[in-house]
RNA sequence: GCCCGACGACCGCCGAAUCCCUCUUCGGAGGGAGCCGGGGACCCAGGUCCUUGGGGUGAAUCGGCAGUGCGUUCGCGCGCUGCGGUAGGGCGUCUCCUGGCCCGAACCCGUCAGCUAACCCGGUAGGCAGCCGAAGGAGAGGAGCA
Numbered sequence: 001g002c003c004c005g006a007c008g009a010c011c012g013c014c015g016a017a018u019c020c021c022u023c024u025u026c027g028g029a030g031g032g033a034g035c036c037g038g039g040g041a042c043c044c045a046g047g048u049c050c051u052u053g054g055g056g057u058g059a060a061u062c063g064g065c066a067g068u069g070c071g072u073u074c075g076c077g078c079g080c081u082g083c084g085g086u087a088g089g090g091c092g093u094c095u096c097c098u099g100g101c102c103c104g105a106a107c108c109c110g111u112c113a114g115c116u117a118a119c120c121c122g123g124u125a126g127g128c129a130g131c132c133g134a135a136g137g138a139g140a141g142g143a144g145c146a
Base pairs, nucleotide, nucleotide: 012128013127014126018033019032020031021030022029023028034124035123036122037121038120039119044114053112054109055108056107057106062085064083065082066081067080068079069078070077071076088103089102090101091100094139095138096137097136098135
């Protein structure tokens, strides 16, 4: 000097998930503000019955091909795995265009919920990143200094 790994701080990213206060047997238990989510009238929407129940948080929806297991009325259906797409979403103060990189999951309620003022209930987690870099352009806006 270079490479790899671990830890810590700062700056930063996804996300509602930040800040303050009280008590404590020091394990934790509570409260408030801010932010977020759900339930819940008139009006509006909504005719009734049967079958497939239906609904929520979230960007995470829709399907194709292949393999495989189960079921089969032999037409196919369901589940799992893999590959490659896609609605949609993210990437350093607001918008748009072009471009590059990435995500496109997971979970919950339990037969029940349209919107919804008053009112009621709940959450405030978790996960990442590393030094000249995938950014460039056009607008909006009008801070600081002289």